Predicted 3D model of an 81-nucleotide RNA (c-di-GMP-I riboswitch aptamer) from a soil metagenome. Its Rfam family is "c-di-GMP-I riboswitch aptamer". From the family's description: GEMM was predicted in a large-scale screen for bacterial structured RNA regulatory elements.

């Protein structure tokens, strides 16, 4: 990137696990995706257990995620005109 070919991933949900959560992961399901493949790098989100804190809650707090929110690095499969 083309009304081309062969492939690949898989949202919500439902069940296992795990976790403090956020979230991860297996299985089943397919909203969707040309990087819906890999890296917290820049910014944005999410949670808040340690600690701070309060009379108690709140609040604050990333060392926890999230690449399927954006940028930006990096590897890659096809392929007419």
């Nucleotide at each position: 990137g083309a009304u081309a070919a062969u492939a690949g991933c898989a949202a919500a949900c439902u069940c296992g696990u795990u976790g403090a959560a956020a979230g991860a992961u297996g299985a089943g399901g397919a909203c969707g995706c040309a990087a819906a493949g890999c890296c917290a790098c820049g910014g944005g989100c999410c949670u808040a257990a340690c600690g701070u804190g309060u009379a108690a809650u709140a609040g604050c707090a990333a060392u926890g995620g999230c690449a399927g929110c954006c940028g930006g690095g990096u590897u890659a499969c096809c392929g007419a005109a």